The RNA shown here (Fluoride riboswitch aptamer (crcB RNA motif)) has 64 nucleotides and comes from a Thermoplasmata archaeon.
[in-house]
RNA sequence: GCGGCCGCGGGUGAUGAAGUCCACCCGAACCGCCCCGCCCGGGGCUGAUGACUUCUAGCGACGA
Numbered sequence: 001g002c003g004g005c006c007g008c009g010g011g012u013g014a015u016g017a018a019g020u021c022c023a024c025c026c027g028a029a030c031c032g033c034c035c036c037g038c039c040c041g042g043g044g045c046u047g048a049u050g051a052c053u054u055c056u057a058g059c060g061a062c063g064a
Stems, first nucleotide, its partner, number of pairs: 009026005016055006032045005
């Protein structure tokens, strides 16, 4: 100096925030789906969660 492993710690899970749990990564994890045969390009669609609870924002319906 390089590589591997362990510990500690940190990071990530298609749009914000908090708690809990889960998973993944350690320079990666991660960067949604469908259709047009594929790429390019074009068109369309769901959801503020990884999951649960809550808040905020947005959308739809009904009532006051």
Its mean pLDDT, the model's own confidence on a scale to 100, is 81.